Context: one part of a larger RNA
Molecule: large-subunit ribosomal RNA, domain IV
Organism: Bdelloura candida
RNA sequence: CUAUGGCUAAGGAACUAGGCAAAAUGGAUCCGUAACUUCGGGAGAAGGAUCACCUCCUUAUCUUCGGAUAAGAGGUCGCAGUGAAGAAGCCCAGGCGACUGUUUAUCAAAAACACAGCUCUAUGCUAAAUCGUAAGAUGAUGUAUAUGGGGUGAAACCUGCCCAGUGCCUGAAGGUUAAGUUGAAUUGUUAGGAAAGUUUACUUUCUGAAGCAUAAGAUAUGAAGCCCAGGUGAACGGCAGCCGUAACUAUAACGGUUCUAAGGUAGCGAAAUUCCUUGUCAGGUAAUUACUGACGUGCACGAAUGGUGAAACGAUCUCUCAGCUGUCUCAACAAUAUGCUCG
Numbered sequence: 001c002u003a004u005g006g007c008u009a010a011g012g013a014a015c016u017a018g019g020c021a022a023a024a025u026g027g028a029u030c031c032g033u034a035a036c037u038u039c040g041g042g043a044g045a046a047g048g049a050u051c052a053c054c055u056c057c058u059u060a061u062c063u064u065c066g067g068a069u070a071a072g073a074g075g076u077c078g079c080a081g082u083g084a085a086g087a088a089g090c091c092c093a094g095g096c097g098a099c100u101g102u103u104u105a106u107c108a109a110a111a112a113c114a115c116a117g118c119u120c121u122a123u124g125c126u127a128a129a130u131c132g133u134a135a136g137a138u139g140a141u142g143u144a145u146a147u148g149g150g151g152u153g154a155a156a157c158c159u160g161c162c163c164a165g166u167g168c169c170u171g172a173a174g175g176u177u178a179a180g181u182u183g184a185a186u187u188g189u190u191a192g193g194a195a196a197g198u199u200u201a202c203u204u205u206c207u208g209a210a211g212c213a214u215a216a217g218a219u220a221u222g223a224a225g226c227c228c229a230g231g232u233g234a235a236c237g238g239c240a241g242c243c244g245u246a247a248c249u250a251u252a253a254c255g256g257u258u259c260u261a262a263g264g265u266a267g268c269g270a271a272a273u274u275c276c277u278u279g280u281c282a283g284g285u286a287a288u289u290a291c292u293g294a295c296g297u298g299c300a301c302g303a304a305u306g307g308u309g310a311a312a313c314g315a316u317c318u319c320u321c322a323g324c325u326g327u328c329u330c331a332a333c334a335a336u337a338u339g340c341u342c343g
Base pairs, nucleotide, nucleotide: 002337003336004335006333008331010329011328014327019324027051028050029049030048031047036041038154052076053075054074055073057072058071059070060069061068062067077081093318094317095316096314097313101113102112117152118151119150120149121148122147123146129138130137131136156308157307158306160239161238162237165236166235167232168231169230170229171228174227175226176225180221181220187213188212189211192207193206194205195204196203197202198201240258241257242256243255244254267301268298279295280294281293282292283291
C1' cells in the first nucleotide's frame, strides 16, 4: 500500500449521477396515533413513558393448593437495569403497475410477463382447436355457467364519431371464371357442276358434296372465389383546412367557404408523450435545466393498441423534511492478516 473490522474534535450530505457505503432505529408493557380510504385498512402510523433487585405489605384472577400472573404500596444499588448478544429507521409528495406472484441459470427483477375481472370471436358434440400419412390421441370420461382463440387487465366513473379503404360475416339476381364433359362454325384441299375462250380436248374463271386438315379443340356446360349488395370498431384502423366577425385592445359564442368515410366527444395535458424549452405563473431554497400545483400555444394525449381518478401493496423510479452519521470539509489513530525490510 491492500483487505477486514474499530474509533474520532468541530461541522453534519457541504460528498456524489444518486445518502452508494456507513451510521442511526430496534425488545416488552402502557399511553397515544393524522390525511386519505374500496371502511378492511392506513397502523408497529407518528410521538411519548416505563423496565434491574428486595419485602413473611395489600388486592384481583387462576390453581395440581406448592404456587403463578397482574395491579398497587414501600425500599436498595450502579455511570449505565430489554446493563452482553440478537431484534423496524421515520415523515411529506409524485410517476408507473391494482394486489400475492413470474422473468433474461451466468451484467437487466422492472413500468416487462402473469393475474382475478371485462369483452370479442369460434364451437351443438364424431364440437371447434391441436398432433398424426393414417389408425388414433388431446380437447374430455368435459357438453355453451363448457372448451379453444384474440384483446384488455382488480374494484370505481366511463368507453364518443367514422363501414370510404383492409379484414371478417351474410347474401345470391347478374358479370367473370378452372379441371372435367361436349365435339365443329370457319378456312384449305377437290370429285363434280356452270360459264367463257379456242388449237376440239385443252386452258381460264366461278361454284363446290363427302373425306382429310384446322383439332395440341370452335361452341356449349361448368363450383367456390372475385366483381356485386348489405352488415360489422372491446375487427386492422382513421378521427381536416382557410377567411371574416363583439362599442379600447385582445379573443371569437357567431358567419362564410373547401374537402372528407368521419373530422378527436368526455377526461387528461410541457406528461415515461412538449421540438421550440431551462415554456409562463405559483410553491419550496440564499441560490433548483430537477420536483410539486396550475395554465394550454397537445411539433406529435385521448377513450379495452383502453381514458381518468384512486385506498392498499412495491428489494420499482423521481422529489423532499427532520434524525443520523468519516460520504465529505480533511484527515488522524490504534488493531488483525498479507505485502515490504532485516535475519